[in-house]
Molecule: transfer RNA
Organism: uncultured Actinomycetes bacterium
RNA sequence: CGGGACGUAGCGCAGCUUGGUAGCGCACCAGGCUGGGGGUCUGGGGGUCGCAGGUUCGAAUCCUGUCGUCCCGACCA
Numbered sequence: 001c002g003g004g005a006c007g008u009a010g011c012g013c014a015g016c017u018u019g020g021u022a023g024c025g026c027a028c029c030a031g032g033c034u035g036g037g038g039g040u041c042u043g044g045g046g047g048u049c050g051c052a053g054g055u056u057c058g059a060a061u062c063c064u065g066u067c068g069u070c071c072c073g074a075c076c077a
Stems, first nucleotide, its partner, number of pairs: 001073007010026004020057001028044006050066005
């Protein structure tokens, strides 16, 4: 330098193909059961969907640019 993959809640991930209310598990908070811990059950909080722009009535999803991480290749040594 070229190509590709990934980026979504504190952590690990799904959703993207085919645009239509942002989800799951763990964790966290409150309560119940238990003498307590642990465990379990019920309820709840938490998101600029990496960033910017565009298309659209509507974008996590489509398009363009860009940043970061990783992989492959080329070049130099």